[in-house]
Molecule: Glycine riboswitch aptamer
Organism: Gammaproteobacteria bacterium
């Protein structure tokens, strides 16, 4: 150089948790109702964008300090769509060393 690491990107995989209650609105029905719909309201829940707490450790003291733990602001709760930590592969770009 290669590998590796860090970043972006392109495929492939990717978990949870009401098809919930009101109201509105739209379709539809002979009528009871049924369905889709609202970054509307309440209530139950989930965490694996994001964001937030913290332990060893460490300090003289103020700071410093992870996470797939914790918290639920945001996100998100039939199926599909969208996201989605991460895992993997391909490629580009840096930074370091040999």
């Nucleotide at each position: 150089a290669a590998u590796g690491c860090u970043g972006c990107u392109g495929c492939g995989g990717g978990a949870g948790a009401g098809a919930g209650u009101g109201c509105g609105g739209g379709c539809u029905u002979g009528u009871g109702g049924g369905c889709c719909u609202g970054a509307c309201a309440c209530c139950g829940c989930c965490g694996a964008a994001g964001g937030c707490g913290c332990a060893a450790c460490a300090c003289g003291c103020c700071a410093g300090g992870a996470a797939a733990c914790g918290c639920u602001c945001a996100g998100g709760c039939a199926a599909a769509c969208a996201g989605g930590a991460c895992c993997g592969u391909a490629g580009c770009a840096g930074a370091a060393g040999u």